[in-house]
RNA sequence: GCUCCUGUAGUUUAAUUGGAUAAAACAUUAGGCUACGAACCUAAAGAAUAGAGUUCGAAUCUCUACGGGAGUU
Numbered sequence: 001g002c003u004c005c006u007g008u009a010g011u012u013u014a015a016u017u018g019g020a021u022a023a024a025a026c027a028u029u030a031g032g033c034u035a036c037g038a039a040c041c042u043a044a045a046g047a048a049u050a051g052a053g054u055u056c057g058a059a060u061c062u063c064u065a066c067g068g069g070a071g072u073u
Stems, first nucleotide, its partner, number of pairs: 001072007010026004019056001028044005049065005
């Protein structure tokens, strides 16, 4: 250089193949429990890499850029 895969909370993964408030676990914060912690219980906050296009409707499809990974000369 070329080809392919991939990008979703702080981290790891979902979303049944385009449909209405993006879900869960761990972590974080607050409260409860406790003599104090841990564990446990309750609650809260927190995300679509960026831009454009298709569509009534995009995390999902298309294009470009950027990031990550693999293969190859």
The RNA shown here (transfer RNA) has 73 nucleotides and comes from a Thermotogota bacterium. The organism belongs to Thermotogota, within Bacteria.